[in-house]
Predicted 3D model of a 1387-nucleotide RNA (small-subunit ribosomal RNA) from an uncultured bacterium.
Model confidence (mean pLDDT): 83 of 100.

RNA sequence: AGAGUUUGAUCCUGGCUCAGGAUGAACGCUGGCGGCGUGCUUAACACAUGCAAGUCGAACGGGAAACAUUUCAUUGAGGCUUCGGCGGAUUUGAUCUGUUUCUAGUGGCGGACGGGUGAGUAACGCGUGGGUAACCUGCCUUAUACCGGGGGAUAACAGCCAGAAAUGGCUGCUAAUACCGCAUAAGCGCACAGAACCGCAUGGUUCGGUGUGAAAAACUCCGGUGGUAUAAGAUGGACCCGCGUUGGAUUAGCUAGUUGGCAGGGCAGCGGCCUACCAAGGCGACGAUCCAUAGCCGGCCUGAGAGGGUGAACGGCCACAUUGGGACUGAGACACGGCCCAGACUCCUACGGGAGGCAGCAGUGGGGAAUAUUGCACAAUGGGGGAAACCCUGAUGCAGCGACGCCGCGUGAGCGAUGAAGUAUUUCGGUAUGUAAAGCUCUAUCAGCAGGGAAGAAAAUGACGGUACCUGACUAAGAAGCACCGGCUAACUACGUGCCAGCAGCCGCGGUAAUACGUAGGUGGCAAGCGUUGUCCGGAUUUACUGGGUGUAAAGGGCGCGUAGGCGGGGAGACAAGUCAGAUGUGAAAUCUAUGGGCUUAACCCAUAAACUGCAUUUGAAACUGUUCAGCUUGAGUGAAGCAGAGGCAGGCGGAAUUCCCGGUGUAGCGGUGAAAUGCGUAGAGAUCGGAAAGAACACCAGUGGCGAAGGCGGCUUACUGGACGGUAACUGACGUUGAGGCUCGAAAGCGUGGGGAGCCCCCAAAAUUAGAUACCCUGGUAGUCCACGCCGUAAACGAUGACUAAAGGGUGUCGGGCAGCAAAGCUGUUCGGUGCCGCAACAAACACAAUAAGUAGUCCUCCUGGGGAGUUCGUUCGCAAGAAUGAAACUCAAAAGGAAUUGACGGGGACCCGCACAAGUAGCGGAGCAUGUGGUUUAAUUAGAAGCAACGCGAAGAACCUUACCUAGGCUCGACAUCCUUCUGACCGAGGAUUAACCUCCUCUUUCCCUCCGGGGACAGAAGUGACAGGUGGUGCAUGGUUGUCGUCAGCUCGUGUCGUGAGAUGUUAGGUUAAGUCCCGCAACGAGCGCAACCCUUAUGGUCAGUUACUACGCAAGAGGACUCUGGCCAGACUGCCGUUGACAAAACGGAGGAAGGUGGGGAUGACGUCAAAUCAUCAUGCCCUUUAUGACUUGGGCUACACACGUACUACAAUGGCGUUAAACAAAGAGAAGCAAGACCGCGAGGUGGAGCAAAACUCAGAAACAACGUCCCAGUUCGGACUGCAGGCUGCAACUCGCCUGCACGAAGUCGGAAUUGCUAGUAAUCGCAGAUCAGCAUGCUGCGGUGAAUACGUUCCCGGGCCUUGCACACACCGCCCGUCA
Repeated sequence: AGAGUUUGAUCCUGGCUCAGGAUGAACGCUGGCGGCGUGCUUAACACAUGCAAGUCGAACGGGAAACAUUUCAUUGAGGCUUCGGCGGAUUUGAUCUGUUUCUAGUGGCGGACGGGUGAGUAACGCGUGGGUAACCUGCCUUAUACCGGGGGAUAACAGCCAGAAAUGGCUGCUAAUACCGCAUAAGCGCACAGAACCGCAUGGUUCGGUGUGAAAAACUCCGGUGGUAUAAGAUGGACCCGCGUUGGAUUAGCUAGUUGGCAGGGCAGCGGCCUACCAAGGCGACGAUCCAUAGCCGGCCUGAGAGGGUGAACGGCCACAUUGGGACUGAGACACGGCCCAGACUCCUACGGGAGGCAGCAGUGGGGAAUAUUGCACAAUGGGGGAAACCCUGAUGCAGCGACGCCGCGUGAGCGAUGAAGUAUUUCGGUAUGUAAAGCUCUAUCAGCAGGGAAGAAAAUGACGGUACCUGACUAAGAAGCACCGGCUAACUACGUGCCAGCAGCCGCGGUAAUACGUAGGUGGCAAGCGUUGUCCGGAUUUACUGGGUGUAAAGGGCGCGUAGGCGGGGAGACAAGUCAGAUGUGAAAUCUAUGGGCUUAACCCAUAAACUGCAUUUGAAACUGUUCAGCUUGAGUGAAGCAGAGGCAGGCGGAAUUCCCGGUGUAGCGGUGAAAUGCGUAGAGAUCGGAAAGAACACCAGUGGCGAAGGCGGCUUACUGGACGGUAACUGACGUUGAGGCUCGAAAGCGUGGGGAGCCCCCAAAAUUAGAUACCCUGGUAGUCCACGCCGUAAACGAUGACUAAAGGGUGUCGGGCAGCAAAGCUGUUCGGUGCCGCAACAAACACAAUAAGUAGUCCUCCUGGGGAGUUCGUUCGCAAGAAUGAAACUCAAAAGGAAUUGACGGGGACCCGCACAAGUAGCGGAGCAUGUGGUUUAAUUAGAAGCAACGCGAAGAACCUUACCUAGGCUCGACAUCCUUCUGACCGAGGAUUAACCUCCUCUUUCCCUCCGGGGACAGAAGUGACAGGUGGUGCAUGGUUGUCGUCAGCUCGUGUCGUGAGAUGUUAGGUUAAGUCCCGCAACGAGCGCAACCCUUAUGGUCAGUUACUACGCAAGAGGACUCUGGCCAGACUGCCGUUGACAAAACGGAGGAAGGUGGGGAUGACGUCAAAUCAUCAUGCCCUUUAUGACUUGGGCUACACACGUACUACAAUGGCGUUAAACAAAGAGAAGCAAGACCGCGAGGUGGAGCAAAACUCAGAAACAACGUCCCAGUUCGGACUGCAGGCUGCAACUCGCCUGCACGAAGUCGGAAUUGCUAGUAAUCGCAGAUCAGCAUGCUGCGGUGAAUACGUUCCCGGGCCUUGCACACACCGCCCGUCA
């Protein structure tokens, strides 16, 4: 710091998405240790249990216990004994005095702090800065003064009573630092009248006078402690004020204690805080009131900043304590663990009545995606009480749980290549994992074991804790996962899947070769975590203060007038509000930043500094803004005299035209249309002439001319009236500009009332068109259009461009004025105001705009923030209604919608041009029969491909078997075919036989070569076996190569450099001519070049020359000879718009002519640019992947590809007389083929053919007779002497074989068909048409195909139209490109 995504590509606008940071988080997978933090965001939901506020006996009267003392009683151990007892250990009880401890109650202080929560609150609640001369303050500190003397009660206690309990009642006794008078008063309060000084006002301070009022508590260890009053301080609080503090106007008016005054009450105090009276005020567009939401701040997160979001933890303030209300006590509360009342809920109950409040710490249920222990200790720091010891303290200090966050550490380190094994992949060679492992050496941080052992604590006292830390021994052991790998975004392969399963943040991926799904291997990333989800900021300059726009992308109000507001001309003076500078106070601490320091480091903690950009006070400055005072004229306005105009309003007048009415003439149609019909007309239309009526609109002039703010305004004339403009410079003296709300005006249509109504004409009716036609077209025709008055208030109300001001190159028109010059009715120059075009700079995404800006600047206003939903709903306002104004949201888009421009394609857009494209001709096809191919159907199979042109006599240049790929049946399995290995044999071939439908199978006979150390080895061939493999006309032509078709033999397709454009791209290649041609010329920001065109190649047409045998020959024939002709083969010549004329631009070229065999590429052929159609072909061949392997391979028999209600294509033969048939001595080709071949003459057969075989590997021989044609005869227009299908019989040929299923011959039979509907094809000259000949394939089989020659036409005015194509241009919402896109309805 950006990136992806709209398009075929581009630039822009514009949204969506991503990469970053953060989190009280949650979820998924995983999880070694420690430190520091942190943990109910939801139900201010309900709570069992325990604890969280007590303390003081040095305030008081009691009570209890222990001990000691006094006295009395009781018990009577050991021991001693004179046995009588002595003695008294020990036990118990009472009593006295005293000490110590504990304590229910009275009393004091504290329960107003600490702790929790964020429901309420939009507020002086909070923040910040001030004020209180309008206030209070327990404990604490300082100072002064004092503490005298009395009184009456009451709890506890005792007794009795009530109640289940909680809790009471009555009687009696008693104390105090409890309570109440009295005295005293330094000082204080109050009242009255003064003095001095001070203050912004009320007022304050000080002084003195008179009157009046109010205090106290004792205890003691004799040290003190405590009490009362006053003043001051400190601390804490209370109130007031300035400023700031969310969204909504689809909330615009709110307010009766309301606003103020006066008097009183109340309060610590001010105050409508409360009450009475008086006045009618107060707040509000600078947003009142209402609704919704919300605790506020320091801060925290993010950001470059400005900002935006947030208010957990820590700190300050506020509010609340089950819900609502209330006060009491007190220094302080309207009180979380106090009281009273009411409500809800829970619990106890003897049903009468009571008890309770976890938003304290733990904990429970519930809610929820989700948040911890019913722990230890008062050791530390604090707090309450106490003189103190001490007691209390879920504040706090610690520990526990949770990877919830931040920080730190570890999971080992070094050496180690046979680059091990395994795994993955592979072109099988390897490559990767990977120095990784193993192995060797070393170390011990953490964890584990053992020993020592703190600081925190000033004298004692340690929960944490045998903790931190230190030391020792020991083992590499106990410690790695998660998401990602198509682009954005670092990181790739294999397999599986097959628009399925799935992924996805956006674009998107997946339909059989997925780097995007799933798994594996591997890479890149982070790491005790990693991903996902939610939320916030950023990126987003996508709300733009910094820092955006509004002609066409969203966006200028229809226009004006004008209020508030904003902004505002020149020169002076004053003030100091804004502004600037200095100083002072404040801006809590923590946080952030910087520098140091302490924990081994870091996180964390501590110290210091800086900062907190703010607010307030004060002192200055006076340029600018502002305020104020006087003044100026250039902005603005006024006056007097001019001028143009469809400016407005009211009245009058005019002619042309239309229609209707009346009358005349006159006769059959008129009218209307693409064509018609409805309609009008013999009851007299239309046409024409004359007359009268009515309404509306004003031809020509007329013009990107004029006027107006816009809407708009057009015959002539009169009256009234608004504004502009030019000149002059007399007057005013900034009076200006913009303009939220507001108010006028505002096309057409529409509405209301009343007129008017000729023409036109929504609705409507009928006629057409059409599949339909609620339309376009036609005939009628009502509202309306017109007038008056009133409403509506909208338009693509557009220049899609708000108003005003200033200055800044031009050119050329036009309208209205002025000035100057010249002799000028004119011309030229200049100037002001309007209205156009072109165009520079500038600007703009481009288009374009360009002094009439969309440029440079300034002021003010409107409006915009992805598309749709939608200018819709609801609400409100306006309207008679129609409707208008204001104006959302849910939801939706597998993310766009859009603007401008580019290249194509397309258009029933335009211009130009070409083509048998049309036209003009000619012969056909489509109808019949048959041949052939295809579809369909059928079948065991009818193998499979080709499908508009560009599949269909196509691949197939030839299916009886074979071919053959299909079907049936049978047998084979290393295989019909290739390579390698082992063993055995010597064959193979050939001959014969058996068997079978055939292949297969079986038997017999015959039968190798080379070397040798004779053992054997090798080659070849066969058999058997083994596995690698063979095989596949199986799939995919949408995985491919190669080949081919087609547009199209159309004239196009591109590149380099330069130039233009932000860019896609353009230019060149366009324009003017010309050509078959991007062919050539010329011009031109282009200059050149390439692939195409043309030419070079073959053939044909003429001639020359050379050569020539098998050709040819005048030589009578043969032989021989010859080379002139015909012919054949080389090599040349010839044609180039070269010559002449005309036209053209002095060009290219075109037209005409000469010459010439041939004339303007002479005729044909080969030759096919960049590309299009995922065109055709995996069945010519090759080939990736998939599939198959006793079968989808290979062999064989028979069948099928030849089927047949039907449909289509392509041919053939015909329908006849331009013909058929017959006869005749009968004429004339070219190009080919030939050895498993062509086959002559001869003979046989009616014939197909047969016998036989000369000649010929071919200019020699053969196929081989050309046919149409010609001559003569006949037929006489018929289903025929046309036509030949079909069928019967008899034959021929090929072949192993002719039934399915070949061809030919003879005789007989003799079908349809009489020229073919709609539609449609070929052909422009040796062409069409017609006639025959040959060849390939091939044993045989052609009406097909490929070639060859013979005879031999007609027509082309022309390019309007159909089809296809080329170039230019235009439109475009298409780009899979019109077979496009897209709208509505229905499912």